[in-house]
RNA sequence: GCCCGAGUGAUGGAAUAGGUAGACAUUCCAGACUUAAAAUCUGGUGGAGGCAACUCCGUACCGGUUCGAGUCCGGUCUCGGGCA
Numbered sequence: 001g002c003c004c005g006a007g008u009g010a011u012g013g014a015a016u017a018g019g020u021a022g023a024c025a026u027u028c029c030a031g032a033c034u035u036a037a038a039a040u041c042u043g044g045u046g047g048a049g050g051c052a053a054c055u056c057c058g059u060a061c062c063g064g065u066u067c068g069a070g071u072c073c074g075g076u077c078u079c080g081g082g083c084a
Stems, first nucleotide, its partner, number of pairs: 001083007010026003019067001028044005046057004060076005
């Protein structure tokens, strides 16, 4: 230098012939159980605003296509692999 793959909450990791982003698990918080704890069970667990209902933003970054993009197209960055 060329080719291929990957980048998603605090963490692992789903969602791919475009259609509710974050299933499931871990962590953490609250509750139940216990004399107390561990284990187990239940609920919650991206960010901002709001008393709340709810609203807005968010899939590495910048653009494009589209009614609609994590997903498709172009460019950039980072990581991994291959060729020279």